[in-house]
RNA sequence: GACUUAUGAAGAAAGGAUGAGGGAAUGGCCCUUUGACUCCUUGGCAACCUGUUUUUAAUAUAAAUAAGGUGCCAAUUCCAACGGUAUAAACCGAUAAAUAAGUA
Numbered sequence: 001g002a003c004u005u006a007u008g009a010a011g012a013a014a015g016g017a018u019g020a021g022g023g024a025a026u027g028g029c030c031c032u033u034u035g036a037c038u039c040c041u042u043g044g045c046a047a048c049c050u051g052u053u054u055u056u057a058a059u060a061u062a063a064a065u066a067a068g069g070u071g072c073c074a075a076u077u078c079c080a081a082c083g084g085u086a087u088a089a090a091c092c093g094a095u096a097a098a099u100a101a102g103u104a
Base pairs, nucleotide, nucleotide: 002103003102004101005100006099007098013042014041015040016039017038021031022030023029026080027079028078043073044072045071048069049068050067051065052064053063054062077096082093083092084091085090
């Protein structure tokens, strides 16, 4: 990288280094020299997997915890784009992407 399944209106930043871009891609809109992106340190959020505890005859389910593996800490996945309902506003779904767990 491919495939399968699940999830997304919640949540969580300080310091240091560097110095001009960043928000996947298109359009919009936005963030950014009052320092973006990236890297490092520390901290935090969450609870997908493992572990532990409670529950059970046992497994499962459910709840708790946060030690281990990831992930995340501007904006709903920032919004739209494709389809449906609709005068419109708006809503729902799909695609794509992201993350987790698994498969060959």
SAM riboswitch aptamer (S box leader) from a Crocinitomicaceae bacterium, 104 nucleotides, folded computationally.
The source organism's lineage runs through Bacteria, Pseudomonadati, Flavobacteriia, Flavobacteriales and Crocinitomicaceae.
The coordinates come from a structure-prediction model, not an experiment, and the mean pLDDT is 84.
Of the family's consensus pairs, 97% are formed in the model.
It was read from a public genome assembly, where an Rfam model found it.